[in-house]
Background: Predicted 3D model of a 76-nucleotide RNA (transfer RNA) from Candidatus Odyssella sp. The organism belongs to Candidatus Odyssella, within Bacteria. Its Rfam family is "tRNA". Its family is annotated with triplet codon-amino acid adaptor activity in the Gene Ontology.
């Protein structure tokens, strides 16, 4: 330098054009339960790496950038 893959709540993840102003588990917060704590239970909290494009419609498709991983090459 070229090519490929990945990036979503605090963490792990679902998603493959419309059912998603994004779902689940754990965590955290509140209530209930308990003498107290834990457990259990009900509810809440919080995310699409950034920018642009295509489309009636984008987490999803395309381009650029950023970061991470892998392969090949160049110099010596």
């Nucleotide at each position: 330098g070229c090519c490929c893959c990945c990036a979503u709540c605090g963490u792990c993840u679902a998603g493959u054009g419309g059912c998603c102003c994004a779902g689940g588990a754990c965590g955290c917060c509140u209530g209930c339960c308990u003498c107290u704590c834990a457990c259990g239970u009900a509810g809440g909290u919080a995310a699409c790496a950034g920018g642009g494009g295509u489309u009636c419609g984008a987490a999803u498709c395309c381009c650029c950038u950023u970061g991470g991983g892998g392969g090949c090459g160049c110099c010596a």
Its mean pLDDT, the model's own confidence on a scale to 100, is 83. The sequence was found in a public genome assembly.